[in-house]
Context: one part of a larger RNA
RNA sequence: GGAUGAACGCUGGCGGCGUGCCUAACACAUGCAAGUCGAACGUGAAGCUUGAUAGUAAUAUCAAGCUGAAAGUGGCGAACGGGUGAGUAACACGUAGGUGACCUGCCCUGAUGAGGGGGAUAACUCCGCGAAAGCGGAGCUAAGACCCCGGAUGUCUAGAGGAUUAGAAGCUCUAGACUAAAACCCCGGUGCAUCGGGAGGGGCCUGCGGGCUAUCAGCUAGUUGGUGGGGUAACGGCUUACCAAGGCGCAGACGGCUAGGGGGCGUGAGAGCGUGACCCCCCACAAGGGAACUGAGAAACGGUCCCUACUCCUACGGGAGGCAGCAGUGAGGAAUAUUGAGCAAUGGGCGCAAGCCUGACUCAGCAACGCCGCGUGGAUGAAGACGGCCUUCGGGUUGUAAAAUCCUUUUCUAAGGGACGAUGAUGACGGUACCUUAGGAAUAAGUUCCGGCUAACUACGUGCCAGCAGCCGCGGUAAAACGUAGGGGACAAGCGUUAUCC
Numbered sequence: 001g002g003a004u005g006a007a008c009g010c011u012g013g014c015g016g017c018g019u020g021c022c023u024a025a026c027a028c029a030u031g032c033a034a035g036u037c038g039a040a041c042g043u044g045a046a047g048c049u050u051g052a053u054a055g056u057a058a059u060a061u062c063a064a065g066c067u068g069a070a071a072g073u074g075g076c077g078a079a080c081g082g083g084u085g086a087g088u089a090a091c092a093c094g095u096a097g098g099u100g101a102c103c104u105g106c107c108c109u110g111a112u113g114a115g116g117g118g119g120a121u122a123a124c125u126c127c128g129c130g131a132a133a134g135c136g137g138a139g140c141u142a143a144g145a146c147c148c149c150g151g152a153u154g155u156c157u158a159g160a161g162g163a164u165u166a167g168a169a170g171c172u173c174u175a176g177a178c179u180a181a182a183a184c185c186c187c188g189g190u191g192c193a194u195c196g197g198g199a200g201g202g203g204c205c206u207g208c209g210g211g212c213u214a215u216c217a218g219c220u221a222g223u224u225g226g227u228g229g230g231g232u233a234a235c236g237g238c239u240u241a242c243c244a245a246g247g248c249g250c251a252g253a254c255g256g257c258u259a260g261g262g263g264g265c266g267u268g269a270g271a272g273c274g275u276g277a278c279c280c281c282c283c284a285c286a287a288g289g290g291a292a293c294u295g296a297g298a299a300a301c302g303g304u305c306c307c308u309a310c311u312c313c314u315a316c317g318g319g320a321g322g323c324a325g326c327a328g329u330g331a332g333g334a335a336u337a338u339u340g341a342g343c344a345a346u347g348g349g350c351g352c353a354a355g356c357c358u359g360a361c362u363c364a365g366c367a368a369c370g371c372c373g374c375g376u377g378g379a380u381g382a383a384g385a386c387g388g389c390c391u392u393c394g395g396g397u398u399g400u401a402a403a404a405u406c407c408u409u410u411u412c413u414a415a416g417g418g419a420c421g422a423u424g425a426u427g428a429c430g431g432u433a434c435c436u437u438a439g440g441a442a443u444a445a446g447u448u449c450c451g452g453c454u455a456a457c458u459a460c461g462u463g464c465c466a467g468c469a470g471c472c473g474c475g476g477u478a479a480a481a482c483g484u485a486g487g488g489g490a491c492a493a494g495c496g497u498u499a500u501c502c
Stems, first nucleotide, its partner, number of pairs: 001502004006498005013374006019367002021332001026330003030327003035076003040073002047066008083285003093209007102202003107198007115149004124139006154178008183190003211257003218248003223245008260282004264275004287308005310321004338364001340363003346360001347358004377407004387398004412439006421429001446491005451472003457486005467474002
């Protein structure tokens, strides 16, 4: 000098674009953050219309029709999106490959098919238990829910064939066994089953690369390899029984400490050094620890179960909870924002659609936290006014500065108009940006320094005191170094200090 997710002191006019718990992965009141589909299914509260009956009427009951809440069965989603960086020195990440060892819902594409039958169950009704959370029993009912039979181009097993290959489980053929389907709206669509291909996504394996420490030198029993069994979508000590005794290591094993990794970011001429906020990719985690279920996909933040700690409710028998989602609270801290608006846009889920949901997102609010831009007036104006300060008392300086005159209106205030963003409709932002008109210099300057480094000097006060200080060093009676004033320098809506990096 440059830089910062900064903080502190003094000061503070506006706008645009960004950024904003770096500390306690500390604890959390409250609200919201994942639903949707009636074109899969049974039910059908409340309401409306019409008719009938009773009634003077209000109204009641019944029947038909319309609309349709809430809950339930079922489907898809909830594994995305959002947060955090605790753990992890590791195939976690980056890069380059492999998979002849693999999976893949929705989407695209090609082909084939959908025959027949059955028993339940929730909702609902009734009964019961419980303070509650909730639970049990009996009865009724539907489906694209569930089950059975037939059935194949499918799967598995056994055998055969020939090719490529390091290696066949791939391909072709034969035999046997096993297994598939679902309808809905409506007349053309959406779905369903099986197989092949694709796209996108993922699992696994490998070479190389990127911390500190030898005041850590030896480490290892599922350990290293084999065979059989098991397991997985899949290879594999992944697991298990038996057998062998191996495997790793000074080219640093094992141990300890620290740490999410990368694209990038800061600095620097570069080499390098430092760093990993915001944005993007990957990983890991969801109060601490463990486990599986469902599913195409999870060992699942707003799912389940168990243990632990903590908090809450309780009728003491028993229950409920998890903000490292968005706001917000307490605590910690030098320190970090609103319990805001809207789904209008973009994107996502569901749905044929209308649409619903979306604290993702788009916006607004707060903060000079950062970068950028603008303004705080312009011209003329010497009796060089008053005042201040200095003075050799002549004057000098503040200083064209002010006043005054003329002018302008960026900004500001008021009024009127008023968007783009939205391809037909739909705008939270927002009566915002912007435009027009009117008014009036009006509403707007500080901070720090002035001994040398280093641009900028005098007076007074103080008297090794009070104090200053980045280094050298100032201060003990004439201090350009302390304090105040005048003047001056620098930067400027900021300036200075502190911390950290180059």

This is a predicted structure of a 502-nucleotide part of an RNA (small-subunit ribosomal RNA, 5' domain) from an uncultured bacterium.